[in-house]
Small-subunit ribosomal RNA, central domain from a Spirochaetota bacterium, 347 nucleotides, folded computationally. Its Rfam family is "Bacterial small subunit ribosomal RNA". Its family is annotated with structural constituent of ribosome and ribosome in the Gene Ontology. It was read from a public genome assembly.
Context: one part of a larger RNA
RNA sequence: UUGGGCGUAAAGGGCGUGUAGGCGGGGAGCUAAGUUAGGUGUGAAAUCCAUGGGCUCAACUCAUGAACUGCACUUAAUACUGGUUCUCUUGAGUUCGGGAGAGGUAAGCGGAAUUCCCGGUGUAGCGGUGAAAUGCGUAGAUAUCGGGAAGAACACCAGUGGCGAAGGCGGCUUACUGGCCUAGAACUGACGCUAAGGCGCGAAAGCGUGGGGAGCGAACGGGAUUAGAUACCCCGGUAGUCCACGCCAUAAACGGUGUAUACUAGGUGUUAGUGGUUUCACCACUAGUGCCGACGUUAACGCAUUAAGUAUACCGCCUGGGGAGUACGCCCGCAAGGGUGAAACUC
Numbered sequence: 001u002u003g004g005g006c007g008u009a010a011a012g013g014g015c016g017u018g019u020a021g022g023c024g025g026g027g028a029g030c031u032a033a034g035u036u037a038g039g040u041g042u043g044a045a046a047u048c049c050a051u052g053g054g055c056u057c058a059a060c061u062c063a064u065g066a067a068c069u070g071c072a073c074u075u076a077a078u079a080c081u082g083g084u085u086c087u088c089u090u091g092a093g094u095u096c097g098g099g100a101g102a103g104g105u106a107a108g109c110g111g112a113a114u115u116c117c118c119g120g121u122g123u124a125g126c127g128g129u130g131a132a133a134u135g136c137g138u139a140g141a142u143a144u145c146g147g148g149a150a151g152a153a154c155a156c157c158a159g160u161g162g163c164g165a166a167g168g169c170g171g172c173u174u175a176c177u178g179g180c181c182u183a184g185a186a187c188u189g190a191c192g193c194u195a196a197g198g199c200g201c202g203a204a205a206g207c208g209u210g211g212g213g214a215g216c217g218a219a220c221g222g223g224a225u226u227a228g229a230u231a232c233c234c235c236g237g238u239a240g241u242c243c244a245c246g247c248c249a250u251a252a253a254c255g256g257u258g259u260a261u262a263c264u265a266g267g268u269g270u271u272a273g274u275g276g277u278u279u280c281a282c283c284a285c286u287a288g289u290g291c292c293g294a295c296g297u298u299a300a301c302g303c304a305u306u307a308a309g310u311a312u313a314c315c316g317c318c319u320g321g322g323g324a325g326u327a328c329g330c331c332c333g334c335a336a337g338g339g340u341g342a343a344a345c346u347c
Stems, first nucleotide, its partner, number of pairs: 003319004007301002012315001014201004021194003025088007033081002035077008049065006091191001092188005097182003103177007110154001114150008125136002162169002206247006215241002220236004258314006266292011296303002320347003329340004
């Protein structure tokens, strides 16, 4: 390679967009490249195979046949695939009416809490723990009342609720803006699916420049604990956490489950909408989101119309453990490092 696989055994790319490529709905005509059938030529000899012969047998060898499954040309067929022309509407899309939403970006605003500052009341403690101590406090703390400042996060609502491709998104208002759902009609007429490279997005931490800094808090200092305690607990506390711009490109980036389409019992909850209706604690439908469960599937656990069932298309990936996600090379990065990614050796 063939094959077999990828929820948990090795294995789904973090996510999207889209290029090449691969694959692609119904009807009709033409074509005849693929495809199928016939014919002609060629397919050296030897070898292989079959039959017969020669060395006493065999190996070996001789003869004949078959075969050489291929290629070229030619004739024909036209179901399927391809090409081309016409056409269709169910796939896909557009427009019009409704709808929900923490989807995104920017600006402004709000209250609670925390800390700090100022002032009042007030006096000896406060704080912290398993218990303590470090710490704070008679230079008046803690507590309490009034005033002010700052930064960050938005209690309740809140929900196996919603939105987003993923990462993720939660106070309120405004502006700009993406996607989705739903009803019926009209329109385009296969415009589709997937997607190597490419491009874009991508939590946290980290990096650069400038700001900001309340709380929290790596590092660090101190107090405890302990045999020790470079920890867990406590008192402090710098970077960071926040903002703007630019990098980084990783994650248990997880549903550990690639995307798309079709098909295959039900029951029950919930979100958004539509239709019906006897207006109801109702019925049906569409899209999402949960639970339970039939067939089926699975090594089992489980999955089960949100499939891990039955199929098709395309992509990614796996091939014993360690060595190793290492070395080397190359690419990317300011750096940290990231991407790609072995071998010896060993079990």